This is a predicted structure of a 95-nucleotide RNA (Guanidine-I riboswitch aptamer) from Levilactobacillus senmaizukei.
[in-house]
RNA sequence: GAAAAAGUUCUCUAGGGUUCCGCCGCAAGGGCCAGGUCCAAGAGAGAACCUGCGACUAACCGUCGUGGCCACGGAGGGACAAAAGCCCGGGAGAU
Repeated sequence: GAAAAAGUUCUCUAGGGUUCCGCCGCAAGGGCCAGGUCCAAGAGAGAACCUGCGACUAACCGUCGUGGCCACGGAGGGACAAAAGCCCGGGAGAU
């Protein structure tokens, strides 16, 4: 300097805004309205599947056991109604 790998999905949460509901308002309208619907984490949680290794088995399937580590991070842009820890992105950078 380069390459590969660090699994997938579901449910939920931190968080997010304002389509709809509710609430507030005489009305226009209001998310610097606690909330419901809704969106939602690579570095958050749980579960299932998947998968590595070992044992049992002639072998396959399967069963049991044991693992699936680490992870600081802008600005700017993008989508949906809109915003965000979503996507660009395990990015740019930093160590």
Background
The organism belongs to Levilactobacillus, within Bacteria. The RNAcentral record of the sequence draws on Ribocentre.